[in-house]
RNA sequence: GGGGCAGUAGCUCAGUUGGGAGAGCGCCAGAAUCGCACUCUGGAGGUCGCCAGUUCAAAUCUGGUCUGCUCCA
Numbered sequence: 001g002g003g004g005c006a007g008u009a010g011c012u013c014a015g016u017u018g019g020g021a022g023a024g025c026g027c028c029a030g031a032a033u034c035g036c037a038c039u040c041u042g043g044a045g046g047u048c049g050c051c052a053g054u055u056c057a058a059a060u061c062u063g064g065u066c067u068g069c070u071c072c073a
Stems, first nucleotide, its partner, number of pairs: 001072007010025004019056001027043005049065005
């Protein structure tokens, strides 16, 4: 320098045909218990890496760019 993959909640990740942003763990509150843990219920937390384009509409498509892993040189 070139190719491929990944980037979504604090962490691990789903969302693979463009229309509702989600799960588990963690955090907060409540229930239950004499109390703790387990369990149950509810809640907070996201500019979907960044910029631009296409579209009525983009996490999803296109271009560029940044970071990480990997392959080639």

Predicted 3D model of a 73-nucleotide RNA (transfer RNA) from a Caldifarciminota bacterium. It matches the Rfam family "tRNA". Its family is annotated with triplet codon-amino acid adaptor activity in the Gene Ontology. The same sequence occurs in records of 3 taxa. The sequence is in RNAcentral, with records from ENA. The source organism's lineage runs through Bacteria, Pseudomonadati and Caldifarciminota.